[in-house]
Context: one part of a larger RNA
RNA sequence: CUGGGCGUAAAGCGCCCGCAGGCGGCCUCGCAAGUUUCAGGUGAAAUCUCCCGGCUCAACCGGGAGGGGUCCUGGAAAACUGCGAGGCUUGAGGCAGGGAGGGGAAUGCGGAAUUUCCGGUGUAGCGGUGAAAUGCGUAGAUAUCGGAAGGAACACCAGCGGCGAAGGCGGCAUUCUGGCCCUGUCCUGACGCUCAGGGGCGAAAGCGUGGGGAGCGAACCGGAUUAGAUACCCGGGUAGUCCACGCCGUAAACGAUGAGUACUAGGUGUUGGGGGUAUCGACCCCCUCAGUGCCGAAGCUAACGCGAUAAGUACUCCGCCUGAGGACUACGGCCGCAAGGCUAAAACUC
Numbered sequence: 001c002u003g004g005g006c007g008u009a010a011a012g013c014g015c016c017c018g019c020a021g022g023c024g025g026c027c028u029c030g031c032a033a034g035u036u037u038c039a040g041g042u043g044a045a046a047u048c049u050c051c052c053g054g055c056u057c058a059a060c061c062g063g064g065a066g067g068g069g070u071c072c073u074g075g076a077a078a079a080c081u082g083c084g085a086g087g088c089u090u091g092a093g094g095c096a097g098g099g100a101g102g103g104g105a106a107u108g109c110g111g112a113a114u115u116u117c118c119g120g121u122g123u124a125g126c127g128g129u130g131a132a133a134u135g136c137g138u139a140g141a142u143a144u145c146g147g148a149a150g151g152a153a154c155a156c157c158a159g160c161g162g163c164g165a166a167g168g169c170g171g172c173a174u175u176c177u178g179g180c181c182c183u184g185u186c187c188u189g190a191c192g193c194u195c196a197g198g199g200g201c202g203a204a205a206g207c208g209u210g211g212g213g214a215g216c217g218a219a220c221c222g223g224a225u226u227a228g229a230u231a232c233c234c235g236g237g238u239a240g241u242c243c244a245c246g247c248c249g250u251a252a253a254c255g256a257u258g259a260g261u262a263c264u265a266g267g268u269g270u271u272g273g274g275g276g277u278a279u280c281g282a283c284c285c286c287c288u289c290a291g292u293g294c295c296g297a298a299g300c301u302a303a304c305g306c307g308a309u310a311a312g313u314a315c316u317c318c319g320c321c322u323g324a325g326g327a328c329u330a331c332g333g334c335c336g337c338a339a340g341g342c343u344a345a346a347a348c349u350c
Base pairs, nucleotide, nucleotide: 003322004321005320006319007304008303012318014201015200016199017198021194022193023192025088026087027086028085029084030083031082033081034080035077036076037075038074039073040072041071042069048066049065050064051063052062053061054060091191092188093187094186095184096183097182098181099180103177104176105175106174107173108172109171110154115149116148117147118146119145120144121143125136126135162169163168206247207246208245209244210243211242215241216240220236221235222234223233258317259316260315261314262313263312266295267294268293269292270291271290272289273288274287275286276285299306300305323350324349325348332343333342334341335340
């Protein structure tokens, strides 16, 4: 060392791509590296196990036998792994024909609403709250009608519904573009799975340069409340929120559940396909594939619960945990304009 674990107790990297590495479908032939077996060699002594013996016993000591190996050489076997050759189609990919979608990017357009401005009507209030006040209003507000400007977001449809690897994606149209599902089983013939390092994507906030700024609104200023009120409530309001380009790289980035494959009762809803039945036809009903929910057999679980979308039964590969605090810290290194991020201790205390 051969351990046990990771939904909620410590523990799944936020997500994807992917080199090395690890692992890898069915059949035939060959080789014999791994593997198994046989023989020989070697495996010093001491130690260890067994037997016998010597000190009165034992420890100790002497003798004999045994055991002891990723070991060496040679022979044999060929099931499995490996390697070489040939073949196969179910894994994987392609092709053809259909299909759904807020998947992504860009450009343009639309209506409702808020605000501001201009004009009309009109007059003494409006607004706000638990109640008020600050605030706005006779320089004519609020209300109402017409017009204009500008920014941001897209009511209803809307669903436990759809799409995306995740973050996430919702008015309409056009252009460009990624993925997915079904049917056929036509083509290639294992071309696969996972992935340390590495690369890319990555909400919000934040940062840089330039623009934009309607509403909202950290900070900030007032009004209240209160013992106080650096808050909750009210009136204002800067950054920001929006756009372009470049950074940042985090999150309760959650299903707190890594990816892949196979197997293991049912019931019920829903989304998108295919087939059948039925019909004039659409429905209805039955079967099936892919997704998304609920309830549950077996099984699992400390319990809660999970239960074909597993936390069941197995295999492959990766990541991670190892008492609490100190500590998502210090130091060092790498990255960043900065904020900070990543990696990550110890003393000490319990």
A computed fold for a 350-nucleotide part of an RNA from a Dehalococcoidia bacterium, annotated as small-subunit ribosomal RNA, central domain.
Its Rfam family is "Bacterial small subunit ribosomal RNA".
Taxonomically the source falls in Dehalococcoidia (Bacteria, Bacillati, Chloroflexota).
The sequence was found in a public genome assembly.